[in-house]
RNA sequence: GCGCCCGUAGCUCAGUUGGAUAGAGCGCUGGUUUCCGGAACCAGAAGUCAGGGGUUCGAAUCCCUUCGGGCGCACCA
Numbered sequence: 001g002c003g004c005c006c007g008u009a010g011c012u013c014a015g016u017u018g019g020a021u022a023g024a025g026c027g028c029u030g031g032u033u034u035c036c037g038g039a040a041c042c043a044g045a046a047g048u049c050a051g052g053g054g055u056u057c058g059a060a061u062c063c064c065u066u067c068g069g070g071c072g073c074a075c076c077a
Stems, first nucleotide, its partner, number of pairs: 001073007010026004019057001028044005050066005
């Protein structure tokens, strides 16, 4: 340099053929319980869906581009 794949909550990941409020587990916060803690139960917070642009009535999802990560190939005497 070329090609392919990936980027969604703090972490690990879902999200059907584009469809209305973006979810789960773990973690975190508060409460109940307990002598205290853990566990369990209840409640809650936390998201520019990597950034920008476009298509569409409607985009996490489709297209373009940039950034970041991974893999393969090539180049480099």

This is a predicted structure of a 77-nucleotide RNA (transfer RNA) from an uncultured Alphaproteobacteria bacterium. The sequence was found in a public genome assembly. It matches the Rfam family "tRNA". Rfam describes the family as follows. Transfer RNA (tRNA) molecules are approximately 80 nucleotides in length.